[in-house]
Small-subunit ribosomal RNA, central domain from an uncultured prokaryote, 350 nucleotides, folded computationally. The full RNA is in RNAcentral, with records from ENA.
Context: one part of a larger RNA
């Protein structure tokens, strides 16, 4: 290369868009580039094959034939691929009525609660723990009342509910906005599908500027604890966490499962259309349809499991593996302010 793989063994790029590219629904006609068949040239010899022949035989020499699976050139053929024209409507898609959701984006705006601060009551402890102690309080704590302030997350509802590609998204209001399902019919007529490079997006924690800091809390500082305790406990407590702009670009970015489409027993939920029956009009039965679960038949799988939401049976396209360390490391490139990301090896061992 071939072949074999990628849920847990190595092996699915965190997710989108999409350029080249590859691939691609149905019919009509056409062409003949792929395809198929003849013709003709040529495929050197020798070699292997095959039938003879010469050395006493074999090896070894020889004679002829086949083969040489190809290549060029030329008739023919059109089924299937492709090219061209030209139609269709299952895929795709707009367009109409609805319908549901923490989808984004930005203003405002609300309560519980914690924390200081004020005042008022009021006296001797509070707080902590396995038990202490550090802390905190006669300068009046801690409790309770009434007031003010700042900040940050939204209790209950709340659900293997919902919504997004994915990170995620949750107090209420009113902007601006993406998507996504349902029904019924019009239109448009493959416009599809994947997608190397590209680009956008993309939790936390970090970094740059410049705000804000209520609780928590990396680092720190005390107390215990212990042989000791650079932990685990507790008292503080700084970056940080929160907002703006700008970077960063990676996680167990996991469903450890790439993206599209086709098909292949059933049974229980549930969420959002949409239909039909009954009628005690309950929101019950059935039904379709998109989602999100729990079993389970065939199948599959080393087993565990999977199982119409597949790891089943197939196509299409792209990514990724190739014994273990060394090492996702060096070097070198490219990206970043930096931390670091990316691409990514070898000697050596076993």
């Nucleotide at each position: 290369c071939u072949g074999g793989g990628c849920g847990u063994a190595a092996a699915g790029c965190g997710c989108g868009c999409g350029u080249a590219g590859g691939u691609g629904g149905u019919u009509u006609g056409u062409u003949a580039a792929g395809c198929g068949a003849g013709a003709u040239g040529u495929g050197a010899a020798a070699g292997c094959c095959c039938c003879g022949g010469g050395c006493u035989c074999a090896a070894c020499c020889u004679g002829g034939g086949a083969a040489c699976u190809g290549c060029a050139u030329u008739u023919c053929g059109a089924a299937c691929u492709g090219g061209c024209a030209g139609g269709c409507u299952a895929g795709a898609g707009u367009a109409u009525g609805g319908u549901a959701g923490a989808g984004g984006u930005a203003a405002g705006u609300g309560g519980a609660a914690u924390u200081u601060c004020c005042g008022g009551u009021g006296u001797a402890g509070c707080g902590g723990u396995g038990a202490a102690a550090u802390g905190c309080g006669u300068a009046g704590a801690g409790a309770u009342c009434g007031g003010a302030a700042g900040g940050a997350a939204c209790a209950u509802c709340a659900g293997u509910g919902g919504c997004g590609a994915a990170g995620g998204c949750g107090g209420c209001u009113a902007u601006c906005u993406g998507g996504a399902c349902c029904a019924a019919u019009a239109c448009u007529g493959a416009c599809g599908c994947u997608g190397a490079g590209g680009u956008g997006c993309g939790a936390a924690a970090g970094c740059g500027u410049g705000g804000g800091g209520a609780g928590c809390a990396a680092a720190c500082a005390g107390g215990a604890u212990u042989a000791g305790a650079u932990c685990c406990c507790c008292u503080g407590g700084u970056a940080g966490u929160c907002c703006a702009c700008g970077c960063c670009g990676u996680a167990a970015a996991c469903g450890a499962u790439g993206u599209c489409a086709a098909c292949u027993a059933g049974c229980c939920g549930u969420u959002g259309g949409g239909g039909a029956u009954c009628u005690u009009a309950g929101u019950a039965u059935c039904u379709u349809u998109a989602g999100u679960g729990g079993c389970g038949a065939a199948g599959c799988u080393a087993a565990c499991g999977c199982g119409a939401u597949a790891a089943g049976u197939u196509g299409a396209c792209c990514g990724c593996c190739u014994g273990g360390g060394g090492a996702g490391u060096a070097c070198g490139g490219u990206c970043g302010c930096a931390a670091g990301a990316u691409u990514a090896a070898a000697a050596c061992u076993c």